[in-house]
RNA sequence: GCCGGAGUAGCUCAGAGGUAGAGCAACCGCCUUGUAAGCGGUAGGUCGUGGUUUCGAUUACCACCUCCGGCACCA
Numbered sequence: 001g002c003c004g005g006a007g008u009a010g011c012u013c014a015g016a017g018g019u020a021g022a023g024c025a026a027c028c029g030c031c032u033u034g035u036a037a038g039c040g041g042u043a044g045g046u047c048g049u050g051g052u053u054u055c056g057a058u059u060a061c062c063a064c065c066u067c068c069g070g071c072a073c074c075a
Stems, first nucleotide, its partner, number of pairs: 001071007010024004018055001026042005048064005
């Protein structure tokens, strides 16, 4: 340099045009002599950045950024 994949809650990941979700973690409560486990609840998001299309974009398209893998180059 070329090709491909990924980027969404603190972590691991869903969601593929019409209200952003789950599990774990956190917090509160129930249960327990107490802790853990279990059960119920609460909070937590500029969906990597900027544009385009659209009535409407996390989702489609373009450019860029970061990470991962492959290929090429390496006098």
Predicted 3D model of a 75-nucleotide RNA (transfer RNA) from a soil metagenome. Model confidence (mean pLDDT): 82 of 100. Rfam family: tRNA. Rfam classes the family as a transfer RNA. Gene Ontology term of the family: triplet codon-amino acid adaptor activity.